Annotation
A computed fold for a 492-nucleotide part of an RNA from Saturnispora saitoi, annotated as small-subunit ribosomal RNA, central domain.

[in-house]
Context: one part of a larger RNA
RNA sequence: UUGCAGUUAAAAAGCGCGUAGCUGAAAGUUGACGACGGCCGCACGGUCCGCAUUGCGAGCACUGUGGGGGCGUCGUUUUCAUCUGGGACUCACGUUCCAGUAAUUACUUUGAGAAAAUUAGAGUGUUCAAAGCAGGCCUUUGCUCGGAUAGUACAGCAUGGAAUAAUGGAAUAGGACGUAUGGUUCUAUUUUGUUGGUUUCUAGGACCAUCGUAAUGAUUAAUAGGGAUGGACGGGGCGUCAGGUAUGGUCACGUCAGAGGUGAAAUUCUUAGAUUGUGACCGGACCCACUGCUGCGUAAGCGUGGCGCAAGAACAUUCCCAUUAGUAAAGCACGAUAGUUAGAGGAGUUAAGAUGAUCAGAUACCGUCGUAGCUCUAACUGUAAACUAUGAUGACUAGGGAUGGGGCGUAGUUUUUCGAAACUGGCUCUGCACCUUAGCGAAAGUAAAGUUUUUGAUCUCUGGGGGGAGUAUGGUCGCAAGGCUGAAACUU
Numbered sequence: 001u002u003g004c005a006g007u008u009a010a011a012a013a014g015c016g017c018g019u020a021g022c023u024g025a026a027a028g029u030u031g032a033c034g035a036c037g038g039c040c041g042c043a044c045g046g047u048c049c050g051c052a053u054u055g056c057g058a059g060c061a062c063u064g065u066g067g068g069g070g071c072g073u074c075g076u077u078u079u080c081a082u083c084u085g086g087g088a089c090u091c092a093c094g095u096u097c098c099a100g101u102a103a104u105u106a107c108u109u110u111g112a113g114a115a116a117a118u119u120a121g122a123g124u125g126u127u128c129a130a131a132g133c134a135g136g137c138c139u140u141u142g143c144u145c146g147g148a149u150a151g152u153a154c155a156g157c158a159u160g161g162a163a164u165a166a167u168g169g170a171a172u173a174g175g176a177c178g179u180a181u182g183g184u185u186c187u188a189u190u191u192u193g194u195u196g197g198u199u200u201c202u203a204g205g206a207c208c209a210u211c212g213u214a215a216u217g218a219u220u221a222a223u224a225g226g227g228a229u230g231g232a233c234g235g236g237g238c239g240u241c242a243g244g245u246a247u248g249g250u251c252a253c254g255u256c257a258g259a260g261g262u263g264a265a266a267u268u269c270u271u272a273g274a275u276u277g278u279g280a281c282c283g284g285a286c287c288c289a290c291u292g293c294u295g296c297g298u299a300a301g302c303g304u305g306g307c308g309c310a311a312g313a314a315c316a317u318u319c320c321c322a323u324u325a326g327u328a329a330a331g332c333a334c335g336a337u338a339g340u341u342a343g344a345g346g347a348g349u350u351a352a353g354a355u356g357a358u359c360a361g362a363u364a365c366c367g368u369c370g371u372a373g374c375u376c377u378a379a380c381u382g383u384a385a386a387c388u389a390u391g392a393u394g395a396c397u398a399g400g401g402a403u404g405g406g407g408c409g410u411a412g413u414u415u416u417u418c419g420a421a422a423c424u425g426g427c428u429c430u431g432c433a434c435c436u437u438a439g440c441g442a443a444a445g446u447a448a449a450g451u452u453u454u455u456g457a458u459c460u461c462u463g464g465g466g467g468g469a470g471u472a473u474g475g476u477c478g479c480a481a482g483g484c485u486g487a488a489a490c491u492u
Base pairs, nucleotide, nucleotide: 004463005462006461007444008443012460014334016332017331021327022326023325025220026219031077032076033075034074035073036072037071039069040068042066043065044064045063046062047061048059049057050056051055083100084099085098086097087096088095089094103167104166105165106164107161108160110158111157119150120149123133124132135144136143137142176213177212178211180210181209182208183207184206186204187203188202224324225321226320227319228317229316230315233312237309238308239307240306241305242304243287244286248282249281250280251279252278253277254276258269259268295302296301339380340379341378342377343376344375348374349373353369354368355367356366391459392458393457395451396450398436399435400434403431404430405429406428407427408426411424412423413422414421415420439446440445465492466491467490474485475484476483477482
């Protein structure tokens, strides 16, 4: 590994990118016929056997004929690789053997090799047995059987196979082949009476050019991926300019004795006019209704309008590339709220704090004040029940009606500025969900949590009784708070 589990029992990193690693679409030589040899069924017979009255039955029994299926070897179908070197046989043609070269591995078959004891296991009456490797037998100057066998991962060696998997070859042809032709260059056997020199011819390498030969040489275009183009779509992002009511404050005018607040009160404010009414102005925060089992975004998240900037899923396309892909240690970006630092701003709300109550007490719940904070800018922090408590990619398995977005048809109604728009219906791709029912599940439930003992699609992460403990210690990051990594003793 075969062969665990991860919604809720322990356990999917908050999210995205991404290197190593692991994994990765289809296709390239198959088929037909014949001969021979095994193997397996079938049909019709004969012999053998049993019961026996014609006849019936049984076959790992023996055997004949016919036809069928599949396997192996050889041959034919353009099809046994071609060349170099050496040897053997042969008068010769030719045949045959060996060595080298012809892509390289993984994989698999067989073999050699691989201490013994041990293990499994054969033989053997240790009296049985655990053991041991002994023993047995006549016709005894003795004869004679044994002391097997298996297994021995991986790696290495040799060998048959060529399915599967990987890599390679010819694209600026510097490609292959040659019965060619011509150059450049190297080597030098033999023959020119002998020796020496030079040059040519000839023979053999190598390289270049021309010519010739060839079906000359680029696999598809994955309901994989990427790019391009197009019209839309969205509360996606950033910036900028504006808007809205409300709370609070200030001012002006008016009225008047209470107002607040509560379960009930009080703290509190009020003829120096509170509360309240009308109007104006200022300031900061927020964006009601519309708002939905609706949308967008990787997640965190995003809700007033206009404009600007860049981006995006989905859809459509007889456009382009051609494996470019998937998942991912290390590493990196983003990351609610709270918190930290430096500024700005401070309406409302409000940790801490102060008070009035309540109460046995109340350091709370309720009330009145109230600082930090919540807002903006610039930086840190890097965590959440960051939840769908459900990792990503791919395939398959089922019916329905709604709904968001795109596309293609189709007719009907309404509106129309004649461009079109809305509604009702059909098909299709892609979303957020829902209902019913399978399968699954301990159940709750769930089209995924199904296709799992009928167990194997690919890759990553995590868990192994409860506490101690996300503690101590070490490392590292951080201004700090703290984060990441992360035990043990002991206890049960």
The RNAcentral record of the full RNA draws on SILVA. Its mean pLDDT, the model's own confidence on a scale to 100, is 81.